[in-house]
This is a predicted structure of a 76-nucleotide RNA (transfer RNA) from a Candidatus Dormibacteraceae bacterium.
The organism belongs to Candidatus Dormibacteraceae, within Bacteria.
The coordinates come from a structure-prediction model, not an experiment, and the mean pLDDT is 82.
Its Rfam family is "tRNA". Gene Ontology term of the family: triplet codon-amino acid adaptor activity. Rfam classes the family as a transfer RNA.
RNA sequence: GGGUCCGUAGCUCAAUUGGGAGAGCGCUUGAAUCGCACUCAAGAGGUAAGGGGUUCGAAUCCCCUCGGAUCCACCA
Numbered sequence: 001g002g003g004u005c006c007g008u009a010g011c012u013c014a015a016u017u018g019g020g021a022g023a024g025c026g027c028u029u030g031a032a033u034c035g036c037a038c039u040c041a042a043g044a045g046g047u048a049a050g051g052g053g054u055u056c057g058a059a060u061c062c063c064c065u066c067g068g069a070u071c072c073a074c075c076a
Base pairs, nucleotide, nucleotide: 001072002071003070004069005068006067007066010025011024012023013022019056027043028042029041030040031039049065050064051063052062053061
């Protein structure tokens, strides 16, 4: 330098292949307990890596950039 894959909540990931952004763990509050843990109930938390484009409508399609993983090539 080139190819492929990936980037979604604090972490690990899903979203049935364009139409309501979600789960588990974690966090907060409450219940329960003498208290803690476990358990139960409720809640907060996301410019969807960044920008642009297509579309009535984009996490999803297209382009550029950034970052990560992997393979190949070149130099030494």